[in-house]
Transfer RNA from an uncultured Clostridia bacterium, 80 nucleotides, folded computationally. Its Rfam family is "tRNA". It was read from a public genome assembly. The coordinates come from a structure-prediction model, not an experiment, and the mean pLDDT is 80.

């Protein structure tokens, strides 16, 4: 330089053919349980008072994009 490939919450990770974003673990907070703490259960668990908004930046198709087209930008694997 080419070429393939990932990149989604605090973390790990899913999402089939484009059609509720975030299943499912884990970690955290709150509760019940316990003299206490673990272990177990139960609940919340991306932003935002709220309508909404939210998948690496960025811009395109579509009604409709995590997912298809373009850039970039970073990380790995090859060649060269």
């Nucleotide at each position: 330089g080419c070429g393939c490939g990932a990149u989604u919450g605090g973390c790990g990770g899913a999402a089939u053919u484009g059609g509720c974003a975030g299943a499912c673990g884990c970690a955290a907070u709150a509760g019940a349980c316990u003299u206490a703490g673990g272990a177990u259960c139960u609940a919340u668990c991306g932003g935002g008072c709220g309508a909404c908004c939210g998948u690496g930046g960025g811009g395109g198709u579509u009604c409709a994009a995590g997912u298809c087209c373009c850039u970039c930008a970073u990380c790995g694997c090859g060649c060269a």